Predicted 3D model of a 66-nucleotide RNA (Fluoride riboswitch aptamer (crcB RNA motif)) from a Gemmatimonadaceae bacterium.
The coordinates come from a structure-prediction model, not an experiment, and the mean pLDDT is 77.
NCBI's taxonomy places the organism under Bacteria, Pseudomonadati, Gemmatimonadota, Gemmatimonadales, Gemmatimonadaceae.
It was read from a public genome assembly, where an Rfam model found it.

């Protein structure tokens, strides 16, 4: 100087905040959702979902009572 691991740190996990926790990555990097038709790497349409998971807080939808 360069590589490999392990600790520590930091950062990601399809829309907001927080605790827990679990994976994943180390700036060249993890991450940017499915599903159909068309097309040939891009265009149409449609779906679920504020979580990676669990809890709670906001926002947004339905549905019933007051």
């Nucleotide at each position: 100087u360069c590589g490999a691991u392990c600790a520590u740190c930091g950062g990601c996990g399809a829309u907001g905040g927080a605790g827990u926790u679990c994976g994943c990555c180390g700036c060249c990097a993890a991450g940017u959702g499915c599903c159909g038709g068309g097309c040939c790497c891009u265009c149409c349409g449609g779906c679920u979902g504020a979580u990676g998971a669990c809890u709670c807080c906001u926002a947004c939808g339905g549905u019933a009572c007051g």